[in-house]
Formats: sequence, structure tokens, C1' cells
RNA sequence: GCGGAGGGGGAUGAGGUCGCGGACCGGUCCUUGGACUCGGUUCGAGGAAAGUCCGGGCUCCACAGGGCACGGUGCCGGGUAACGCCCGGGCGUCGCGAGACGACGGAAAGUGUCACAGAGAACAGACCGCCGAUGGCGUCGGCUUCGGCCGGCCGCACAGGCAAGGGUGAAACGGUGGGGUAAGAGCCCACCGCGCGCGCCGGUGACGGCCGCGGCACGACAAACCCCACCGGGAGCAAGGCCAAGCAGGAGCGAGCGGCGGCCCGCCGCGCUCGAGCUCCGGGUAGGCCGCACGAGGCGACGGGUGACCGGCGUCCCAGAGAGAUGACCUCAGCGGGCCCGCGGGUCCGUUACAGAACCCGGCUUACCCCCCUCCGCUCAC
RNA sequence: GGCAGGGUAGCUCAGUCGGCAGAGCGGGGGACUCAUAAGCCCUAGGUCGCGGGUUCGAAUCCCGCCCCUGCCA
Repeated sequence: GCGGAGGGGGAUGAGGUCGCGGACCGGUCCUUGGACUCGGUUCGAGGAAAGUCCGGGCUCCACAGGGCACGGUGCCGGGUAACGCCCGGGCGUCGCGAGACGACGGAAAGUGUCACAGAGAACAGACCGCCGAUGGCGUCGGCUUCGGCCGGCCGCACAGGCAAGGGUGAAACGGUGGGGUAAGAGCCCACCGCGCGCGCCGGUGACGGCCGCGGCACGACAAACCCCACCGGGAGCAAGGCCAAGCAGGAGCGAGCGGCGGCCCGCCGCGCUCGAGCUCCGGGUAGGCCGCACGAGGCGACGGGUGACCGGCGUCCCAGAGAGAUGACCUCAGCGGGCCCGCGGGUCCGUUACAGAACCCGGCUUACCCCCCUCCGCUCAC
Repeated sequence: GGCAGGGUAGCUCAGUCGGCAGAGCGGGGGACUCAUAAGCCCUAGGUCGCGGGUUCGAAUCCCGCCCCUGCCA
């Protein structure tokens, strides 16, 4: 200097003018209390406010109890209110490396799929091939008592043997090397892999190392059905309450009905012709207030912990709109960029990109600007 | 703000228990007819919304993103 990896921070600050929303105080009006505007003080969008993917708090359904079904998570240990999140570790894969990623329990509980190609796709199988004794045929040589005999030939064919080599395929019934064999094969051996051993050692554990026995259950897929372990009632602030105002009910079913995403048990409530509840048609109201922000809260230093995080101490109150509020201008500073200069400095431009709370938190995911720190690789110079 | 469903040929839609992507309408051509229509025959046209993952293989299974439609007081 170039390329790469991991982590942290910020998303302007101060003052003034006008204009917005909330809270509080004072004033004016009406007079239990509320309204209007005036003045003052003070506060006022994010790291993602987004997607609505998860977990909760909270509210209602009854008091949410038990079970099936269904859904979710899935190595170990920890953190947390909880989680599918975060931290640390293990194993595996990728990378020269710093590091990154992992829907990571189980294939001997059972069922299922592996199309096409190929001989054969799970205790399968012979396409090309390799071997081929004895006997048979052929041929060469020798011998011959001319009947035949002996020996050789990567010879031919058959009975038979092989699954090592090649091919097909994503994957072929363990791999490499040696021995052995007619040719081969865990057939035998060494190592690796695999299985068994309530084996030994280290570790809380996942797991790692070592030893012994065995020729070996003979594949892949569970983001296939499934088995195992753990977790889960349903809806959601447009939840749900209070006040005011206003109308118009009618028809049908009906002895059991309602409460539950589906089903069962249990339980509770209402009702059985004086009729609960359900369905359909029709009418009224879309007003005001609460919920609505003191929180698993923020900040600071200290202590514990590898870390996520935890503890106590101190300090602060930091938006609550309701068609939905913060915009414009000026000055100074900070930051970033361009030009000149090259110790300083001067001047100009901009206030970055993604982008606005709507009950509130903890995460994940997606969008995107700037700065800083650490580490890795390559190259060059001294 | 919250909750459901969908995206496949020019159009309307099947296929979503994973193995060659289809039907109808429309388009082009042919035969028939004096000519046209109907009917008949043939035929073209597809990154299955986008990206990533699982698998030998994905429209289909899983994850993330982009668009469209509907519901709530």
C1' cells in the first nucleotide's frame, strides 16, 4: 500500500425569532366543574420507530383444571420474566489464515422414498470382463506294438468359480497396503473406519484420549411420516371499561343450550312452552373520557463473573397524538467533503443514507451513512 | 396498529401427499366453403413473484424479502 475478518461508537450540540402537541402555574369567563384564549416554565421520534417473524407483560372469555389431537423447539452448560434470543464450550463443514456457518436428539420401534440410467439401490446383483481343473474338440512336438500314449498351447466351447478391475449412476454391500488364490473375495494380516465392553482416565456435561474383544447390523434421506425429551388454553388495545345520546322491531327453529380454534372428561351459568339460546331481515349509534405511560425503566461509578449478565449504592422522570404534533430562518461550534496552502491556516458546500412512535417491553430479520480499535493474508521499501 | 388469503402461458385457472409443467379462451397455420362463421386437424408461447437452503432432484418442503386482495371500531 492492497485485500479480508471481528468488535465498538455516533446519527449533531448551544443560543435566538416565528409556528406546532403535552404537563404544570397564573389570568379571563361560566360558576359542584368545565371551557376559551393570553402569558410564563418545562418536555417532545429510532437504531432500526420497519417486517409482524418469536417471547412476554396487560385485558377479556369462568376459576383456564386434566387429557387427546394439533403446533413449536431440538448437541452440552449457563444467562434471562421468557424465547425459536444471547454467552461460553463440544462436534462437523468451509477457508492459506484471522474466522464463518450448522432446522446439530434417534435410521435395531415401525412404515415409506431412492425417478431415469444401470446386471444390480439394502442382507441386491452379472453388462464389459478375469479364471476355467477333469473330460470333449482342435493344433504342435515326441514315442509307438499304428490300438494309441505322453507333454505343450493367453487355443475353442461347456460345467463351474469371481465381484477384485472397468462401465452406469448423486450414491454400488467398508477404505489403503501386503499375503494368499486357478482367478478372486475380510479369505488372512497391519493400519484406518464400524460394533460391543454397566472397561480405565480427564471433564458438571456435550465429548476427548487409552485398552481389550470381534471380521463386522448389510447404504442415503426424518426442512419424509414417525419415535423420544421439553414447551404451549383461545383471542387480542380496532383488547377491554365508564358516561351521555338515540331507535323499532319482526320472522323461523327450539328442549335443552351456552362457556373451549377441534374433540372428550370435569366444572360453572341459564332454561324447559310464563321459553334460554341460535339463525335471518330491519332500525339506532359511530360522541366524550379512561385504558395512555413509574417501566422485567434510563444514566453513573464500584464490586462479582472468560462472557452473556448479576448485585447493591447514587441520580433522573426523558413523547402520548386522535386523521394523528417538532417545521422554517439566523449565529457560533462540532463533524464530513472539495479547493488553495503545506507548521499554522484560509475559503466554499453540506448537516449525511435508511427513514417517523400509536398499549408497552426483550429479541430476530431486512434497509442504510460516517468514524474508531484489534486481528489475518499478500506485496514493496528500509 | 393488528389478523387472514393469494402470486403458474397474453387472459382465467388446475397441478402443492417432491421425479418430463397442463386445460380452456385468445394467437398462428391447414383442410372445407362462392365467401365468412361455427365445427374439425395441427402448432408456437413458461427463469412457476424474487433470493437462499434441504435433497441426487423443488412449482411442490423450509427460511428471508417484494407485491396484490380482504377483515377489525
About this RNA:
Predicted 3D model of RNase P RNA and transfer RNA as a complex of 455 nucleotides. Rfam match: Bacterial RNase P class A. By type it is a ribozyme. From the family's description: Ribonuclease P (RNase P) is a ubiquitous endoribonuclease, found in archaea, bacteria and eukarya as well as chloroplasts and mitochondria. Model confidence (mean pLDDT): 77 of 100.